[in-house]
Annotation: Model confidence (mean pLDDT): 82 of 100. A computed fold for a 1462-nucleotide RNA from Methylomirabilis sp. (SeqCode), annotated as small-subunit ribosomal RNA. Rfam family: Bacterial small subunit ribosomal RNA. The sequence is in RNAcentral, with records from SILVA.

RNA sequence: AGAGUUUGAUCCUGGCUCAGGAUUAACGCUGGCGGUGGGCAUAAUACAUGCAAGUCGAAUGUGUCGCAAGAUACAUGGCAGACGGGUGAGUAACACAUAGGUAACUUGCCCUUGAGUCAAGGAUAACCCGAAGAAAUUCGGGAUAAUCCUGGAUAGAAAUGGGGGGUCUAAGGACAUUCCCAUUUAAAGAUUUAUCGCUCGAGGAGAGGCCUGUGGUCUAUCAGGUAGUUGGUGGGGUAAUGGCCUACCAAGCCUAAGACGGAUAGCUGGUGUGAGAGCACGACCAGCCACAAGGGAACUGAGACACGGUCCCUACAUCUACGGAUGGCAGCAGUAAGGAAUUUUCCGCAAUGGGCGAAAGCCUGACGGAGCCACACCGCGUGAAGGAUGAAGGCCUAUGGGUUGUAAACUUCUUUUGAAUAUUGAAGAAAUCUUGACAUUAGAUAUUCGAAUAAGCGACGGCUAACUUCGUGCCAGAAGCCUCGGUGAUACGAAGGUCGCAAGCGUUAUCCGGAUUGACUGGGCGUAUAGUGUUGCGUAGGUGGUUUGUUAAGUCUUAGGUAAAAACUUAUGGCCUAACCAUAAGCUUGCUUAGGAAACUAGCAGACUUGAAUUUAUCUAAGGUAAGUAGAAUUCCAGGUGAAGGGGUUAAAUCCGUUGAUAUCUGGAGGAAUACCAAUGGCGAAAGCAGCUUACUAGGGUAUAAUUGACACUUAGGCACGAAAGCGUGGGGAGCAAAACGGAUUAGAUACCCGUGUAGUCCACGCCCUAAACAAUGGAUGCUAGUUAUUGGUGGUAUCGAUCCCAUCGGUAACGUAGUUAACACGUUAAGCAUCCCGCCUCUAUAGUACGACCGCAAGGUUAAAACAGAAAGGAAUAGACGGGGGCUCGCACAAGCGGUGCUGCAUGUUGCUUAAUUCGAAAGUACGCGAAGAACCUUACCAAGACUUGACAUCCCAAGAAGUCUCCUGAAAGGGAGAUGUGUCCGCAAGGAAACUUGGAGACAGGUGAUGCAUGGCCGUCGAAAGCUCGUGCCGUGAGGUGUUCGGUUAAGUCCGGAAACGAGCGCAACCCUUAUCGUGUGUUGUAUUUUUCACACGAGACUGCCCACGUAAGUGGGAGGAAGGUGAGGAGGACGUCUGGUCAGUAUGUUUCUUACGUCUUGGGCUGCAAACAUGCUGCAAUGGUUGGUACAAAGGGUCGCGAAAUCGCGAGAUGGAGCUAAUCCUGAUAAAACCAACCCUAGUUCAGAUUGUAGGCUGAAACUGCCUACAUGAAGCUGGAAUCGCUAGUAACCGUGUAUCAGAACGGCACGGUGAAUGUGUUCCCGAGCCUUGUACUCACCGCCCGUCACGUCAUGAAAGUUGAGAACGGAUGAAGAUCCAUCUUCGGAUGGUUUUAGUUCGGGUUCAGCGAUUGGGACGAAGUCGUAACAAGGUAUCCCUAGGGGAAUCUGGGGAUG
Repeated sequence: AGAGUUUGAUCCUGGCUCAGGAUUAACGCUGGCGGUGGGCAUAAUACAUGCAAGUCGAAUGUGUCGCAAGAUACAUGGCAGACGGGUGAGUAACACAUAGGUAACUUGCCCUUGAGUCAAGGAUAACCCGAAGAAAUUCGGGAUAAUCCUGGAUAGAAAUGGGGGGUCUAAGGACAUUCCCAUUUAAAGAUUUAUCGCUCGAGGAGAGGCCUGUGGUCUAUCAGGUAGUUGGUGGGGUAAUGGCCUACCAAGCCUAAGACGGAUAGCUGGUGUGAGAGCACGACCAGCCACAAGGGAACUGAGACACGGUCCCUACAUCUACGGAUGGCAGCAGUAAGGAAUUUUCCGCAAUGGGCGAAAGCCUGACGGAGCCACACCGCGUGAAGGAUGAAGGCCUAUGGGUUGUAAACUUCUUUUGAAUAUUGAAGAAAUCUUGACAUUAGAUAUUCGAAUAAGCGACGGCUAACUUCGUGCCAGAAGCCUCGGUGAUACGAAGGUCGCAAGCGUUAUCCGGAUUGACUGGGCGUAUAGUGUUGCGUAGGUGGUUUGUUAAGUCUUAGGUAAAAACUUAUGGCCUAACCAUAAGCUUGCUUAGGAAACUAGCAGACUUGAAUUUAUCUAAGGUAAGUAGAAUUCCAGGUGAAGGGGUUAAAUCCGUUGAUAUCUGGAGGAAUACCAAUGGCGAAAGCAGCUUACUAGGGUAUAAUUGACACUUAGGCACGAAAGCGUGGGGAGCAAAACGGAUUAGAUACCCGUGUAGUCCACGCCCUAAACAAUGGAUGCUAGUUAUUGGUGGUAUCGAUCCCAUCGGUAACGUAGUUAACACGUUAAGCAUCCCGCCUCUAUAGUACGACCGCAAGGUUAAAACAGAAAGGAAUAGACGGGGGCUCGCACAAGCGGUGCUGCAUGUUGCUUAAUUCGAAAGUACGCGAAGAACCUUACCAAGACUUGACAUCCCAAGAAGUCUCCUGAAAGGGAGAUGUGUCCGCAAGGAAACUUGGAGACAGGUGAUGCAUGGCCGUCGAAAGCUCGUGCCGUGAGGUGUUCGGUUAAGUCCGGAAACGAGCGCAACCCUUAUCGUGUGUUGUAUUUUUCACACGAGACUGCCCACGUAAGUGGGAGGAAGGUGAGGAGGACGUCUGGUCAGUAUGUUUCUUACGUCUUGGGCUGCAAACAUGCUGCAAUGGUUGGUACAAAGGGUCGCGAAAUCGCGAGAUGGAGCUAAUCCUGAUAAAACCAACCCUAGUUCAGAUUGUAGGCUGAAACUGCCUACAUGAAGCUGGAAUCGCUAGUAACCGUGUAUCAGAACGGCACGGUGAAUGUGUUCCCGAGCCUUGUACUCACCGCCCGUCACGUCAUGAAAGUUGAGAACGGAUGAAGAUCCAUCUUCGGAUGGUUUUAGUUCGGGUUCAGCGAUUGGGACGAAGUCGUAACAAGGUAUCCCUAGGGGAAUCUGGGGAUG
């Protein structure tokens, strides 16, 4: 100090989340020791048991014990039980903090000091006797003492009253000073004889009461509150002031600087965090307050309205003999309950402190200690050194190794800690003697034992340090955010490894930080959230021109007081260190007092003119209100003319019209609005304002001179105005027109279009008060370059003049510099630079909604939340893609033509169906005569049956045998069985060994056309022969990106030229390559009878817009010449970056996965050819441009030795026999190309067309032909030119005609190739389709096959309303009213008793009110992988969208009126 997350990417806005620190914590896993701290946050819930406040015999009486001294018990009496300890319920308050006041007060014990302590009387408890009661306890009678109680005396003290002087003064009084007079008021004794007490005073210390200023929570959806209320007078009361209380009088007092009400809360020193300012908190420790089961009350006392006192009520609990009694742990332990959660019914008064006492001493759950808990902080340890063959094991692996890892083992060593023993041993204890709970203390010394007793937790996708394997397969699960998981998961689970911290580690919760995300320090408001309608007037408030003097409130400065201690910071010191503790200093930024300064702000007094205003002159305009009036047009009425339609639309229809429309002419009626002028124009505060005239009236500009003298700016609340729609009452009503009704459109059409048409639109009066009420830009003032246009003035110059030019002031517009801005843009009319004032914003959605309040006749308006939910929502700009946006351009894209498909039959392919199997793949374009350049067996992957299991195929090992050949049996074959023959080659003297092959055996392994083309390589299709796709450097931009590549021309072309912040380059284009057309040269067999043109081969030439004309800057284009060929001559090959997760694991290769006597292998047979149906591609046809028969011509390019195969002969023919020649310009195919041409017949018909189908007889190939091909004879189906729709083609092309060839034993109507004959049309770009470039809009980026809205249906969640119902709170009114207190009355044994008044806790009744709970039903909201209906929005979203308003409709929405451009 930042980081992640919105997007395809970018910048901004903006939220969410993380990394840090902290905690009275809890939970999970784990756990060795010590020190110092901390330990019911929840039920201020209820409490068993014990203890927590007593003491004094030196105040007194009596009993008991004792010889006595004395001890002990009860009681009276004194002091203390108002401290100490606990808790935080209440309290928003003088409760607390801080600074002051008290001249308005009190004070037991303590200190100092003055004076005194004389002399009498009386009662009563304990005790004794008696009585009641279960008990608690009570009652009657009797006796007695005191430091108990009551009078009397005295008091130079005190109090009260009166008078005089003095001092001070705020002039009213006050007095802490002084004198005089009157009245009233005291005392207690004890003993050990020296002290302790007692009474009245004065002073002090410490403690308290009361008052005041200031300060610190939320809420205005709490705006008015108050009746002892505010003040005065008299009285009462108190220690004391005071409405504290009372009587009377007055009517005040508080409040927008937030009264009153509601919610929450003990306050502070401080604590946590933070750079700080702040924010959050108020455990422990310390100060103050409040409370003591809930509520009330007083008594005693110096002090209480009293935690372990009293009385009363209530609730609860306990005892009871039912008549009555008793109790209060928010003291210490402890129990129950609640809760995620918080300890021992311990020891001791040794220390510190407290109460009583003269003292000894007693008491003290205060306190000192120990116990429990890793709850926190701090410290220590779990060993150290050496140790490589880098052991074993684990994990990974590319199989070589790597890693765990010097880690271990092993060797040597040490003993903190631990265990044991022994000897010692503090400090806490004080001035002397004594006194230790802790304590068998801490610590020290010595000895013994032995690495012995001691490591976990979390994480490893990014943020964030740390990576691999296996398992799982959108499952199980993870997750703080983004997200991970659908068969190769570093994200789940496990393991190995690694990283981090460590007796702890993680998680959860909460606070601060990061968050400048509430912005004082330190934010914003044109479009992101945000300028009210901000339109005017204007109050409070805030701010305010120049200058002089003065004051000193703010301000600045100096000094004093205070700001408790602890805490914090710094320094030093003490526990071995640290935590912890001690000492000192600082800090405590505050408040207050006194002195000083006078610049600034402010107050007071005075002056000024530039802000503001006024007077005068003049100008300007749809400014406002009222009245009058004019012409054009629509409609209607009457009449004339006239004759069949009119009207309306994309097209129609509803509608009007022969009862005469429309059209046209004349006359009349009525209402509303004001063409042209007219404009980026003018006026107005905004809304808004438009014929003309008149009346009344508001404002503004300019010019000059004068007047006033800061009179100003802004403005919460307030008042006024406020389009359209809408509402009320009364008029008016021509046109238009929500609703409504018809007609169309449509799948539907509650719409768009058409025809009617009512409210309304208009007027008067009264309401409503909202708009995209917009410049989405609050008002005012000043400053900061210009240019242009326009409007209203004034001045100057020139001119005869219209007028023009210059200057200046006020407005309205367009550009633009600096600057600003996230960008777009703004830019003297600021969104620039500054000042003042007001309003508003703080993630999205819920929602401008609910509830409440106010306003309204209503519709509604104003104000204005929350729960649940999400990680985004949003702004500007960028690149694409898309548009039923635009512009330019191209393509057999259309048009113009020619011929087809779609019909028939057949062939082939596909779907479907069938089947034991009909193997598999290909699926719009880019599958379907495709893989397949050829399924009878084989192929073959499929099915049935029969076989094999180291295998049909590869490598390695062992044994035997050479290899091989032949025969027989069985079987469908594979296979199985038997027999015969054969002995080779190389090395070696030999034994033997080796190579190749065969058989048998064991296991490693083979094998798979099994899966995944969404794990892949390679190859291919398509966009696309389309002209595009990029880079380097530079420049522009915050950036994504742009520029270049756009623009103007041109081209087939990003082809070239010109211009231009670009200059160059690469992949594509073109060219280079092949074929072909013309010519030349060379060669000349197998070609040629011969020669030369031909032919073949090889090498060259030729074409470049080169030449001419026109246009053009140029590139180039149009025309022409020449030429075999002319503008790329024609054809081919060649296919940029990329897209389609396109195709292929079945060509081959290949990761992973899967099968292993089978998903492998072999064999026979079958199937891939199966046929209701549909589609695709072809062939043949329907005929006369034809068919049949006969005759006559002309090719090219291929192929051939397991081959092509001649002549000749046979056969109607397919073919057979035959075997010359040919390894090919030589031989064969081959002869004879076919269409063509010449003749003849057929004569428009299901034919002399067409040839399917079927039968018979043959041929060929081949082990095999029921299924292949061919031939002959016979048969002779459909079919007479093809609906919607659709395909190809621009020249040697289409169309027609035949020929060859690959595959192949055989089997093309398919594929590939060859030549022959040989057209028509177009020279265009409106439209369909596709494409390119530029531009525009966008809410799309999986990119329009996109996105997305609402109803309905289902489920879940929170929430509003609701008849009602339940509870709680605070008041109010009525009744009743305990105890206590005041007052009054009566009685009295003078102690008191009884009764009453007032007040009052409580109880009860009542009506309203506030808050909360539940609530049948109901409203909308949010969410939910694949529900229904439509398609409203985003592109001109197919009717531009949106805002306000009104009406309608299943729904999104539609329509009317006005408004905005987003």